[in-house]
RNA sequence: CGGGGUAUGGCGCAGUUGGUAGCGCGCUUGUCUGGGGGGCAAGAGGCCAUGGGUUCAAGUCCCGUUACUCCGA
Numbered sequence: 001c002g003g004g005g006u007a008u009g010g011c012g013c014a015g016u017u018g019g020u021a022g023c024g025c026g027c028u029u030g031u032c033u034g035g036g037g038g039g040c041a042a043g044a045g046g047c048c049a050u051g052g053g054u055u056c057a058a059g060u061c062c063c064g065u066u067a068c069u070c071c072g073a
Stems, first nucleotide, its partner, number of pairs: 001072007010025004019056001027043006049065005
């Protein structure tokens, strides 16, 4: 320098043919237990790396940028 991949709650990941974002773990509260551990119930927490574009509507499509990563030179 050329090409590919990844970027979504604290962590790990899903999100089909564009239609107001979900799962597991963790966290908080309540409850059961003498307590620990564990079980059950409820809850909080993300605007989807970033800047634009298309569209009635974008995590999803298009373009640029950044970070990490793989292949090639």